A computed fold for a 92-nucleotide RNA from Sandaracinobacteroides saxicola, annotated as Glycine riboswitch aptamer. Its Rfam family is "Glycine riboswitch aptamer". Its family is annotated with glycine biosynthetic process in the Gene Ontology. Model confidence (mean pLDDT): 76 of 100. Of the family's consensus pairs, 85% are formed in the model. NCBI's taxonomy places the organism under Bacteria, Pseudomonadota, Sphingomonadales, Sphingosinicellaceae, Sandaracinobacteroides.
RNA sequence: CGCUGCGGGAGAGUGCACCGGAUCCAGGUCCGGGGCCGCCGAAGGAGCAACCGCCCCCGGAAUCUCUCAGGCAACGGGACCGCAGCGCUCGC
Numbered sequence: 001c002g003c004u005g006c007g008g009g010a011g012a013g014u015g016c017a018c019c020g021g022a023u024c025c026a027g028g029u030c031c032g033g034g035g036c037c038g039c040c041g042a043a044g045g046a047g048c049a050a051c052c053g054c055c056c057c058c059g060g061a062a063u064c065u066c067u068c069a070g071g072c073a074a075c076g077g078g079a080c081c082g083c084a085g086c087g088c089u090c091g092c
Base pairs, nucleotide, nucleotide: 001087002086003085004084005083006082007081008080013037015036016035018033019032020031021030022029023028038072039071040070044068045066046065047064051060052059053058
């Protein structure tokens, strides 16, 4: 540095209408589909440039910025952190 396992892990509408399905006709509820608007940033991505390499050139580059993607009940995902193990590389 990478991978695996476990634990922690934020933000933002369970928005509106339409279509289809389920539930006993209806109503109601739930699920799925694309549409419209409002929002979030901590998968990924992009950009400025703080910063770093060495003063310039040049290169790298954030938790900053943008929201393409992703997300806005739960589930799931989740940068990052802790513990354990494995692998690679470097130094002593």